The RNA shown here (transfer RNA) has 71 nucleotides and comes from Turneriella sp.
Its mean pLDDT, the model's own confidence on a scale to 100, is 82.
It matches the Rfam family "tRNA".
[in-house]
RNA sequence: GCGGGCAUGGUGUAACGGUAGCACAAAAGCCUUCCAAGCUUUUAGAGAGGGUUCGAGUCCCUUUGCCCGCU
Repeated sequence: GCGGGCAUGGUGUAACGGUAGCACAAAAGCCUUCCAAGCUUUUAGAGAGGGUUCGAGUCCCUUUGCCCGCU
């Protein structure tokens, strides 16, 4: 230099173009003599910029970071 893949709460991981889910973690409450465990609730998320579309996490382009291969 060329090609390919990945990027979603604090972490891990889903989702036919149609309300972004789940688990763990965190906070509060219940329970318990206390702790742990258990139960309930809450907080919190699309790397960036454009395009297509009635509608984009998803499709297209550019770009950033990481990984793999080729040279």
RNAcentral holds the sequence, with entries from ENA, GtRNAdb and Rfam.